[in-house]
Bacterial RNase P class A from Phenylobacterium conjunctum, 380 nucleotides, folded computationally. Lineage of the source: Bacteria > Pseudomonadati > Pseudomonadota > Caulobacterales > Phenylobacterium. The gene name in the source record is rnpB. The prediction has a mean pLDDT of 77.

RNA sequence: CCAGACGGCUGGGCGGUCGCGGACCCUUUGGGGUUCGAGGAAAGUCCGGGCUCCACGACGACAUGGCGGCGGGUAACGCCCGCCGGGGGUGACCCUAGGGAUAGCGCCACAGAGAGCAGACCGCCGGCCCUUCGGGACCGGUAAGGGUGAAAGGGUGCGGUAAGAGCGCACCGCGGACCCAGUAAUGGGAACGGCAUGGCAAGCCCCGCCAGGAGCAAGACCGAAUAGGGACCUCGCGCCGGUUCGCCGGCAGGGCUGUCGUAGGCCUGAGAGGUCCGGGUAGGUCGCGAGAACCGUCCAGCAAUGGACGGUCCAGAGGAAUGAUCGCCCAUGCCCGUUCGCGGGCGGGACAGAACCCGGCUUACAGGCCGUCUGGUUUC
Numbered sequence: 001c002c003a004g005a006c007g008g009c010u011g012g013g014c015g016g017u018c019g020c021g022g023a024c025c026c027u028u029u030g031g032g033g034u035u036c037g038a039g040g041a042a043a044g045u046c047c048g049g050g051c052u053c054c055a056c057g058a059c060g061a062c063a064u065g066g067c068g069g070c071g072g073g074u075a076a077c078g079c080c081c082g083c084c085g086g087g088g089g090u091g092a093c094c095c096u097a098g099g100g101a102u103a104g105c106g107c108c109a110c111a112g113a114g115a116g117c118a119g120a121c122c123g124c125c126g127g128c129c130c131u132u133c134g135g136g137a138c139c140g141g142u143a144a145g146g147g148u149g150a151a152a153g154g155g156u157g158c159g160g161u162a163a164g165a166g167c168g169c170a171c172c173g174c175g176g177a178c179c180c181a182g183u184a185a186u187g188g189g190a191a192c193g194g195c196a197u198g199g200c201a202a203g204c205c206c207c208g209c210c211a212g213g214a215g216c217a218a219g220a221c222c223g224a225a226u227a228g229g230g231a232c233c234u235c236g237c238g239c240c241g242g243u244u245c246g247c248c249g250g251c252a253g254g255g256c257u258g259u260c261g262u263a264g265g266c267c268u269g270a271g272a273g274g275u276c277c278g279g280g281u282a283g284g285u286c287g288c289g290a291g292a293a294c295c296g297u298c299c300a301g302c303a304a305u306g307g308a309c310g311g312u313c314c315a316g317a318g319g320a321a322u323g324a325u326c327g328c329c330c331a332u333g334c335c336c337g338u339u340c341g342c343g344g345g346c347g348g349g350a351c352a353g354a355a356c357c358c359g360g361c362u363u364a365c366a367g368g369c370c371g372u373c374u375g376g377u378u379u380c
Stems, first nucleotide, its partner, number of pairs: 001376010012329007020037007039351001043362002046360005051215004064211005069083005084098001085096004099206002104204002106200003121146002123142005129136002154172006173195001174193002178189004219286004229277007238251005253268005291313001293312008330349001332347006
């Protein structure tokens, strides 16, 4: 210098003018002043908690759902850190749905002779028969080679054999005990065993661990007007019959059927006012931000993280304020000029916006900055 890996930070700055929301203060009630006013994701609402109400005697079992190498961190987690195994990369580093297949069930498509108590299509070899001498039929042996497949009952080599075969041997792999290292997952070692019941648990299942439900429209308090409920008081409550004294039936009377008359039908046929009480609604207050908080230094730890000390107060809300514009600067993209230093003009300044709060994960993000490391090339 080129190419790359990983981690972190930033997300325009300053000032003027106008505007918006909260709190406090002043006021001549018109307003004025001081101060504070979005994010790393405020997003998706996917996990884990705080908080609140409901359910629940304790423990256990079952069902359902989730998680799954080992150790650590944490309030907790499916998150984070470190390590182990497997895979990829020359490497920095990256990926990993990583318990159990000897508890049981199920499945293994297509192709292929054979896919789960293995199998023999083409081959190879032996015997015997036939032969047109190329070969063919039959009976056996075999699984080295070919072929199918994601997968064919260890691999390579030598020996062995009629041909072959862990049949024998060496190395590699594998298996169960042993020894060593490690807290552990796991790794290493020498000897032994001739090699065995292949894969799928992201099919059911088994094992271990975790989990009661709903959510701030949770929930707590205050609480009208109107309507309705209850108690008491005042006024009113036509006639007849029945009555178990609560009322029931009938008729006057009143209303509706567009108006009037007549006939009929239907409804009504005792309530009105006042005072008080209780429930609910509208509305209001709280919940609601001093906390698993932030900043700095030191200590422990590889780290995640924890602790000690000092400092700071940092939006609140309710259908919802946090904006606009101008000037200078900062980076940038395009065009023009250039003495290659730069100057001028134009444009735009990412993703996005709290609503009970916190810890994570995931997703979106123009541009810029920093650190550690790897490979290559060149020079000293």